[in-house]
């Protein structure tokens, strides 16, 4: 929702509607694309056992070989072959009977052909044409026909003349044609009888629907006649009726296109005539000028229509195979004849195209019947059997004919059914696959054992489809084809595939591949770990099929009637007036068109549905019911709509009286400013900008004063104030004029609303003509800016801007919101009225209209809107249906032009889009912080050297790190080693190292020594020493046996600083010690999310306080930890020393002090004052060693950078295995034109040198630190006390301080480089170490642009120690102490960061996104000189066949006539019409076209940077000009612009 039941409810039954993926970082919405379903006359791929029932040329209505598809009747007719019988007979054979051949006659027989009748107009095929001459539904025919069939009435007499066949003959290749003779009929003709018929005329009556119809009477005309042997039967004529079947006609319905808007001359009507079965312009003559059309005529395109079919919940949408009804067609076009019926599929004539035959003269043909063939195509069957059944034609019948039909064949083409076996069978074979190596899975699956026998195969029985027909009967006889079903045989034997497995969508693993090959319906997979490619295994789905493709419906509410929208997503016309149309206030009456109820008719059958039944079931088939939502008719109802008539006043309008106003048009006037001109003053500049320049100016500018002229615009008032329909309107006055509003409630009486077309108005720009021209200003010129600057800025400047007249007709013409009416909380404000209150004034209240703001409910995707609706409803109009192509092309139309209006498609994409959210970003804003800047101090950048990096070089210069966050980094030590797939060369191969298995041999492993070779590693030889455990075994074992170990062989494997840091763990850097990052619950929001975490204060801090739809919590911050600064206490060696001894060393004593190292105290905004919100906190102060975190360190949130590291380590995958592993020698990593980073030393006098003489801290020390002492100028050597260290040593601290020298110079600065000589370490200092002495004595005189560090014990400066380490390239790094400043108290700027807010087209997140030209490739389209083709129409010419008409001099059997001739007919001729054809002019459609135009698309082309942030000149719209390009500029408009200030308004108090 529907149906049934019920008084109603309860109740019961049936039918019955599903979504998913994809735009985003995420969300909601809009919106397209796509999938899951069903279906098909299908096709293709793979596969294929059986049966039943169906179905099968959808394309070229293209062409067709061959056979068959319509004949039949002898009971209509003449004639009659073959053949049979009889008789006669010539001949031959025979003696004959007789036989044979031939001929004749008679009878039977009946082929082929012919006359005649019926049929052939059905059946069968196809869908070309046809948008109505069709079809469907329902009517009409008073405007009609009707063979065969049925019923009823009546009737059937007498004659005649021909003609085919046939015979003879002529022409012809053939088809065929002609002449002569003669013949029959149910063929043809005449006459008689005859009326109930038909037609005409004259009457009467009844009825209807307007013309008329029916009944009846009279007169005239017209009108038929046979076969057979037969009772009979069949047929014939006529009238009436019926049935079947048709003709004509009316209404309604039945595609697309307006980029087809006008069409029509027989056209519309009338009259006369003709024609038809019949109405009718159907035809004709004349007359009139009509007819159709926006409710879509005409044209063009497409199409047979219906019952129905598919789908769908339905409404619908799409389709019209098979079956059935109707229509149309029959090679193409035209035409008629015959007939009951045709303008005729297998009849005729003509024309045309095509094909065939030909003797070249001429003929023949029509598969869109059944088969079949060619062609085209993705694609559609047998040249089968039979009339047994059903049906049809003819016939009395038998019967004949029947490619209708019934059957079979082929095709998994479809639907349905069956089978391919069933049971048992393992802690589960083998094989396969996977594996974490344990196992899992394939899988009860197999094997094995036991059964069964469907289907198929072989054999044998066997209903039914048969009804009929013949015959008096008995009885006989008919199957093309198929076979239900039953029995026997045999054995699991003969019978399973296809697609899929990323999500949607049921089902996953391994290997291969490496943006390749490929997949893909959409999203999307594939660039070395692919569940998405290919394969395997496994799984899922369906199953004799499964997939794919195509198409239709569905899902799609995605054209929305059911059932959508238009502020911002696509979509309100720029605004008004108004035609048609649509819709319309109150009351009454009438009608009954809509509407409703009941009844009747129809809605073919089949189909669908329900139910019953038949095939074993089903498909399939049959019976019945229901349904067919429709149309028509009758009767009734009258609420509503409608129609007609009347009524009312609230809608609408009029009237009267007021009011406000930049409403409009025209005329006049005014002042300020500006420019120009004239004159005066004046004298060097003015002007302009970010800064400048061009420009103006000594010929006197700018400035200033006076005067004159001119044009344009109207300051203040001025206001989210007013008016207007919109565009729009602003100085003042006048004239004319439109509208609004208030009050009165006086009039009319629905006069209303909307409005397709139409008409009018319509900013700016632009156009035409004429004026005007001060300022401004497209174009243009110049100056700047810039890489360029066709721009932004500046100096000039023309159209234009202004007026008059005429065009144009578009804007972001916007409130992005059409108009009207009604209803639905409020509050505040402004403008214009009226009423009221108040003595008056500022005021208060009520009410009407207009303009704004805030907001309830509601609505909305949200933003928002909200009585001025985007709420709730009704009415009318306009518009939308994914993005791009494109408001383009084309056509039409308007315009002088520019251009406007109307307005596509191909192709292409999977999105395009709206609102809001979180981030990120901004050459947006606010607040805040940081050695970020500023204020300072010292550096770097310049020099030399050291070191790292790049580059270059090289056999190799191993590798990594790359802005900050790589570059004195990994490396806290490269001569060998280290050290690496660095290079060259030499070697080893179970390996330098680990574990395990198997086998083997032996005084084994190991140690020592001697050789050979070699650079070494290694290879190879010899000698000596030398075994462990157990057993044998009572004792003894290297010896025998076994084991372990080792060796050899072999197999597994080892090994890899090989690759991938973009497969990873771990660790680390950076933002950043920045203050942030989150969660639970609650609340808000459809949601992403928000809130909390915001706001006001405050802090170093999301620190704390207040406030608060939040309340709490966590990770961070802080605190806890270490160190340092003060004090106390405990303890007292190796430390300390106030005390004692001692010259000192040292000893004793002591714990006071220093110190050491344990414990504790101390600081907390605790106290005072002020500020602040009675807060948090801040400022100042006191006390204190220390004051607001006291200093320093460790500690690093969620995360970011695919940041770094596979070369610390670990690890997946890949690669390598006599090498990318291992060993060794030598070289390289140190190479040098150069560039950069980080440092050291300097350039000097605050210095350097010399001498003297003080004061640390923290460390290290056994393969070590090493004192004293001796030697050496020195490095160092010798030496060795002491010390495993608060004890001894390294160890000297240095700057500082004192004294002296130097005297501003390349120096007594600086020390590079080089030479000689030495020392040390080490197997070894050549490549390539460090140190020392002497000598040498380079650059460098404070460093360009730029840049780094530092806010206090800091910078600066001074030295000391340590790790690594044999030694050292350390000037590095990590620590330690000494001396010890300056400046700032600010946040404008640079950099970075945090919070809030704002904009965004960004989200790979501004190193983002993105636009246009140009260049390349490819695709479709447009234009184009033209070219080609087509269908349809028009005009002219020609004119076949043929009907009709005229004519008919020629010809002719029937009738008349004695005849002549007549009647009648025919040929020929002529005329109208007329197909095809020819010619012509035009329109339309399609194809093609040199060239040309834009468009779409295409990882990495060129030029710029237009847009998105204030996008760096806000953007955009219209218009005009300009320019490589995006674009720029002018004029007007919009906010869909950021920011700051101001004004106004609102909210709350």
């Nucleotide at each position: 929702a529907a149906a049934g039941c019920u008084a109603a409810u309860a109740u019961u039954u049936u039918u019955g509607a599903a979504g998913g993926g994809u735009u985003u970082g995420a969300u909601u919405c809009u919106g397209g694309c796509u999938c899951a379903g069903a279906a098909c006359g299908a096709a293709c791929g793979u596969u294929g056992g059986c049966g039943g029932c169906g179905u099968g040329g959808a394309u070229u209505a293209g062409g067709c070989a061959u056979g068959c598809a319509a004949g039949u009747c002898g009971a209509a007719c003449g004639a009659g072959a073959a053949c049979c019988a009889g008789c006669u007979u010539u001949g031959u054979a025979g003696c004959a009977a007789u036989a044979c051949c031939g001929a004749g006659c008679u009878g039977g027989g009946g082929a082929a052909a012919g006359u005649g009748g019926c049929g052939a107009a059905a059946g069968g095929g196809g869908c070309a044409g046809u948008a109505a001459u069709g079809c469907a539904u329902g009517g009409g025919u008073a405007a009609c026909c009707a063979a065969c069939c049925c019923c009823g009435g009546g009737g059937a007499c007498c004659g005649g003349g021909a003609u085919a066949g046939c015979c003879a003959u002529u022409c012809u290749a053939a088809c065929g044609a002609g002449u002569g003779g003669g013949u029959a009929a149910u063929a043809c003709c005449g006459g008689g009888c005859g009326a109930u018929g038909u037609a005409g005329c004259c009457g009467a009556g009844a009825c209807g629907c307007a013309u008329g119809u029916c009944u009846u009477g009279g007169c005239u005309a017209u009108g038929a006649g046979a076969u057979g042997a037969a009772u009979u039967u069949c047929g014939c004529c006529u009238c009436g009726g019926g049935a079947c079947g048709g003709g004509c006609u009316c209404a309604u319905g039945u595609g697309g296109u307006a980029u087809u808007a006008g069409c029509u001359a027989g056209u519309u009507g009338g009259u006369g005539g003709g024609g038809u079965a019949a109405c009718g312009g159907c035809c004709u003559a004349c007359c009139a000028a009509g007819g159709c059309u926006c409710a879509g005529a005409u044209g063009c395109c497409u199409a047979g229509c219906u019952g129905g079919u598919g789908u769908g919940a339905g409404a619908g949408c799409a389709c019209g195979a098979c079956c059935a009804g109707c229509g149309c067609c029959a090679c193409u076009g035209g035409c008629a004849c015959u007939g009951a019926g045709a303008c005729a599929c297998u009849g005729g004539c003509c024309a045309g195209a095509c094909a065939c035959c030909u003797a070249c003269g001429g003929g023949u043909g029509g598969c869109u019947g059944c088969a079949g063939u060619c062609g085209a195509g993705g694609a559609u069957u047998u040249u089968c059997g039979g009339c047994a059944a059903u049906g049809g034609g003819c016939g009395c019948a038998a019967g004949c004919c029947u490619g209708a039909c019934c059957g079979a064949g082929c095709g998994a083409c479809g639907c349905c059914g069956c089978g391919u076996g069933c049971g048992c069978g393992a802690c589960g074979a083998a094989g396969g696959c996977c594996u974490u190596c344990g196992g899992g899975u394939u899988g009860u699956a197999a094997a094995g054992c036991g059964c069964u026998g469907u289907c198929g195969g072989g054999g044998g029985g066997g209903a039914g489809a048969a009804a009929g027909c013949c015959g008096c009967a008995a009885g006989g006889u008919u199957g093309a084809u198929c076979u239900a079903u039953c029995c026997c045989c045999g054995g699991a034997g003969g019978a399973a595939g296809c697609a899929c497995g990323g999500g949607c969508u049921a089902a996953g693993u391994u290997c291969g591949u490496g943006c390749c090959a490929g997949c893909a319906g959409c999203c999307g997979c594939g660039g070395u770990a692919a569940g998405a490619c290919g394969a395997a295994c496994c799984g899922u789905g369906c199953g004799a099929a499964c997939g794919u493709u195509g198409u239709u419906c569905g899902g799609a509410a995605u054209c929305a009637c059911u059932g959508g929208g238009c502020u911002u997503a696509a979509a309100g016309g720029g605004c008004g007036c108004g035609u048609a149309g649509g819709c319309g206030g109150u009351u009454c009456a009438u009608c009954a068109a809509g509407u409703c109820a009941g009844g009747g008719g129809u809605g073919a059958a089949a189909u669908c549905u329900u139910u019953c039944g038949g095939c074993u079931c089903a498909a399939c088939c049959g019976g019945a019911a229901a349904a067919g939502u429709g149309c028509c008719c009758c009767u009734g109802a009258u609420a509503c709509u409608g129609a007609u008539g009347a009524u009312c006043u609230c809608g609408a309008g009029g009237g009267a009286g007021g009011u406000a106003g930049g409403g409009g048009u025209c005329c006049g006037c005014g002042g300020a400013a500006c420019u120009u001109c004239u004159g005066g003053u004046g004298g060097a500049g003015c002007g302009g900008u970010g800064a400048a320049a061009u420009g103006c100016g000594u010929u006197g500018a700018u400035a200033u004063c006076a005067g004159a002229a001119g044009g344009a615009a109207c300051g203040c008032c001025g206001g989210u104030g007013g008016c207007g329909a919109a565009a729009g309107c602003g100085g003042c006055g006048g004239a004319c004029u439109g509208g609004a509003u208030c009050u009165c409630u006086u009039c009319u009486g629905a006069c209303g609303c909307u409005g397709a077309g139409g008409c009018g108005c319509g900013a700016a720009a632009g156009c035409c003509a004429g004026g005007g021209g001060a300022g401004c200003a497209a174009a243009c010129g110049g100056g700047a800016u810039u890489a360029g600057a066709u721009a932004c800025c500046c100096c000039g400047g023309u159209a234009g801007u202004c007026c008059u007249g005429g065009c144009c007709c578009u804007a972001a013409a916007c409130g992005u919101u059409g108009g009207g009416u009604a209803c639905u909380a409020g509050g505040u404000u402004g403008c214009g009225g009226a009423c009221u209150u108040g003595a008056c004034a500022u005021g208060g209240g009520u009410u009407c209209g207009c303009a704004a703001c805030c907001g309830a409910a509601g609505c909305a995707a949200a933003a928002g809107u909200g009585u001025u609706a985007a709420g709730u409803a009704c009415c009318c109009c306009g518009c939308c249906u994914g993005g791009g192509g494109a408001g383009u092309a084309u056509g039409g139309u308007c315009g002088c032009a520019a251009g406007g209006c109307u307005g596509a498609a191909a192709c292409u994409c999977a999105a395009a889009g709206a609102a809001a959210u979180u981030g990120a970003c901004g050459g947006g804003g606010g607040c805040u912080c940081a050695c970020a800047c500023a204020a300072g101090c010292g550096g770097u950048g310049g020099a030399g050297c050291a070191u790292g990096u790049g580059g270059c070089u090289c056999a190799a210069u191993u590798c990594g790190a790359g802005g900050c966050u790589a570059c004195g980094c990994g490396a806290a030590g490269a001569a060998c080693c280290u050290u690496a797939u660095c290079c060259u060369g030499g070697g080893c191969u179970u390996g330098a190292c680990a574990u395990g298995g198997u086998c083997g041999a032996a005084g084994u492993a190991g140690c020592u020594c001697c050789g050979a070779u070699g650079a070494a590693a290694g290879u190879u030889g010899g000698a000596g020493c030398g075994g462990c455990c157990g057993g044998u075994a009572u004792c003894c074992a290297a010896u025998c046996c076994g084991g372990a170990g080792a060796c050899g062989a072999u197999c597994a494997c080892a090994g890899g600083u090989g690759c991938u840091g973009c497969a990873u763990g771990g660790c680390u850097g950076u933002c950043g010690u920045c203050a942030g990052c989150u969660c639970g619950u609650g609340u808000c929001g459809u949601g992403a999310g928000a809130u909390g975490u915001c706001g006001g204060g405050u802090u170093a801090a999301g620190u704390c306080c207040c406030a608060u739809a939040a309340c709490g919590a966590g990770c961070g911050a802080a605190a806890c930890c270490c160190u340092u600064g003060c004090c106390c206490u405990u303890a007292g060696u190796u430390g300390c020393u106030a005390c004692c001894c001692g010259a000192a060393a040292g000893g004793g004593a002591g714990g006071a002090c220093u110190c050491u190292a344990g414990g504790g105290g101390g600081a907390c905004u605790g106290c005072c004052g002020g500020u602040g919100u009675u807060a948090a906190a801040c400022c100042g102060g006191a006390g204190g060693a220390a004051g607001g975190u006291g200093g320093g360190g460790a500690u690093g949130a969620c995360g970011u950078c695919a940041a770094g590291u596979c070369c610390u380590c670990a690890u997946g995958g890949c690669c390598u295995u006599u090498a990318u592993g291992c060993c060794c020698a030598g070289g390289g990593c140190u190479g040098c034109a150069c560039a950069c980073g980080u440092g050291c030393u300097a350039c000097a006098a605050u210095g350097c040198c010399g001498c003297g003489a003080a004061c640390a801290a923290a460390g290290g020390g056994a393969a070590g630190c090493a004192a004293a002492c001796c030697c050496g100028c020195g490095a160092g050597g010798g030496g060795g006390a002491g010390c495993c260290a608060a004890u001894c040593c390294c160890a000297a601290a240095a700057a500082a301080c004192g004294c002296g020298g130097c005297c501003c110079a390349g120096u007594u600065c600086a020390g590079a480089u080089c030479g000689c000589a030495g020392g040390c370490u080490g197997c070894a200092a050549c490549u390539c170490g460090c140190c020392u002495u002497c000598g040498u004595g380079a650059a460098g005189u404070u460093g360009g642009a730029a840049u780094c560090g530092c806010u206090a014990g800091u910078a600066a400066u001074c030295g000391c120690a340590g790790g690594u380490c044999a030694g050292c390239a350390a000037c590095a790094c990590u620590g330690c102490g000494g001396u010890g400043a300056a400046u700032g108290u600010g946040u404008u700027c640079c950099u970075g960061a945090g919070c809030c807010u704002u904009g965004u087209a960004c989200a790979c997140a501004c190193c983002g996104c993105c636009c246009g030209u140009c260049a390349a490739g490819c695709c479709a389209c447009g234009a184009a000189a033209g070219g080609g083709a087509g269908g349809g129409g028009c005009g002219u010419c020609c004119g076949a066949a043929g009907u009709c008409g005229c004519c008919g001099u020629g010809c002719c059997a029937a009738c008349c006539g004695c005849a002549a001739g007549g009647a009648g007919g025919c040929a020929a001729g002529c005329g109208c019409c007329g197909a095809a054809g020819a010619c012509g002019a035009a329109a339309c459609u399609c194809c093609u076209g040199a060239u040309u135009g834009g468009g779409a698309c295409u990882a990495a082309g060129u030029c710029g940077u237009a847009a998105c942030a204030a996008g760096g000149u806000a953007a955009c719209c219209g218009u005009a000009g300009g320019g490589g390009a995006a674009c720029c500029u002018g004029c007007g408009g919009u906010u869909g612009g950021a920011u700051c200030a101001c004004c106004u308004c609102c909210u709350u108090u």
Small-subunit ribosomal RNA from a Planctomycetota bacterium, 1549 nucleotides, folded computationally.
Taxonomically the source falls in Planctomycetota (Bacteria, Pseudomonadati).
Its Rfam family is "Bacterial small subunit ribosomal RNA". Rfam links the family to the GO terms ribosome and structural constituent of ribosome.